Predicted 3D model of an 85-nucleotide RNA (c-di-GMP-I riboswitch aptamer) from a Spirochaetaceae bacterium.
RNA sequence: UUAUUCAAAAGGCAAGUGCAGGGAAAUCUGUAUACGCAAAGUCACAGGGCUACCAAAUUUAUUUAAUGCCGGCUGGUCUGCAAUA
Numbered sequence: 001u002u003a004u005u006c007a008a009a010a011g012g013c014a015a016g017u018g019c020a021g022g023g024a025a026a027u028c029u030g031u032a033u034a035c036g037c038a039a040a041g042u043c044a045c046a047g048g049g050c051u052a053c054c055a056a057a058u059u060u061a062u063u064u065a066a067u068g069c070c071g072g073c074u075g076g077u078c079u080g081c082a083a084u085a
Base pairs, nucleotide, nucleotide: 002085003084004083005082012037013036016033017032018031019030020029021028022027035072041078043076045075046074047073048070049069050068055064056063057062
C1' cells in the first nucleotide's frame, strides 16, 4: 500500500419504541433504551423509494408534480480502528 473479516482487543454507531420540540407531510433534533451494523463514518452525484404545503387539472375529492425527505435502499466519492495474508 492492497485485499480479506474466522476469531480476538480497544472502542464506535444506534433500529424500533417512550417523552419533548421543529415541519403541511415525508421526516428531523434532543433524551432514555438497545434491533442490529466492519464502515449503520462522510457526501443527495446516479438509480430507487417516501411526502405533496403551494400550483395546475377536475369528478370538490381525486390526479399530476420536488426545488422537500430517505446514507440503517443500491451503486459510487472521500475518510477510518484492529488483526490476518